[in-house]
RNA sequence: UACUUAUCCAGAAAGACUGAGGGAUUAGGCCCUAAGACGUCUUGGCAAGUUGCACCUCGUGCAAUAGUGCUAACACCUAUUCUGCAAUUGCAGGAGCUGAUAAGUG
Numbered sequence: 001u002a003c004u005u006a007u008c009c010a011g012a013a014a015g016a017c018u019g020a021g022g023g024a025u026u027a028g029g030c031c032c033u034a035a036g037a038c039g040u041c042u043u044g045g046c047a048a049g050u051u052g053c054a055c056c057u058c059g060u061g062c063a064a065u066a067g068u069g070c071u072a073a074c075a076c077c078u079a080u081u082c083u084g085c086a087a088u089u090g091c092a093g094g095a096g097c098u099g100a101u102a103a104g105u106g
Base pairs, nucleotide, nucleotide: 001106002105003104004103005102006101007100008099013043014042015041016040017039021032022031023030026079027078028077029076044071045070046069050064051063052062053061054060055059075098080095081094082093083092084091085090
C1' cells in the first nucleotide's frame, strides 16, 4: 500500500505545554472552544480485537494479554437507493457509499 472478513447507539480522564480553531474529506446542519478547544507529552483508565478455559455447538460467562487501538456527542446528523407511514416536505427502518479499528492474505 492493495484485497478479504468482522465490528462501529456499550465502555473509559487528570496534569503539564501550546495558543485558535476543531469535530476524516465536500456541502448543509448541529456541537466543542480564551472558564483554553484541537494537538503534543506524562500518568491513568476502557476492553473493540486476540488467546485460554468452562458452559455450550448460535453464542454466553470468566480469566489473561499488548500497543501500532480507543478514552464529547451513534462514525455527531444528513447526502445515494429501497420500504412503510405521512402528505410536499418530514418521520421510522433496511441496504449502499465513504471512513475508522482489528484479524488474515499478498
Background:
This is a predicted structure of a 106-nucleotide RNA (SAM riboswitch aptamer (S box leader)) from a Bacteroidia bacterium. The sequence was found by an Rfam model in a public genome assembly. Model confidence (mean pLDDT): 77 of 100.